Transfer RNA from Candidatus Vidania fulgoroideorum, 73 nucleotides, folded computationally. Its mean pLDDT, the model's own confidence on a scale to 100, is 81. It matches the Rfam family "tRNA". The family's RNA type in Rfam is transfer RNA. The organism belongs to Candidatus Vidania, within Bacteria.
RNA sequence: GAGCUUGUAACUCAGUAGGUAGAGUAUUAGUCUGACUUAUUAAAUGUCGUUGGUUCAAAUCCAAUCAAGCUUA
Numbered sequence: 001g002a003g004c005u006u007g008u009a010a011c012u013c014a015g016u017a018g019g020u021a022g023a024g025u026a027u028u029a030g031u032c033u034g035a036c037u038u039a040u041u042a043a044a045u046g047u048c049g050u051u052g053g054u055u056c057a058a059a060u061c062c063a064a065u066c067a068a069g070c071u072u073a
Stems, first nucleotide, its partner, number of pairs: 001072007010025004019056001027043005049065005
């Protein structure tokens, strides 16, 4: 230099042949208990790496770019 893969909640990860984002863990609050743990109920947290484009509508399609990893010269 060229090519490929990955990037989504605090953490680990789902979500594809476009229709408006979820689970588990963790956090906070309630219930339970003499108290704690456990259990259980509820809540908060994301503009889906960034920018632009296509579309009525984009995490998803297209382009560029950033970061990490791999292959190759």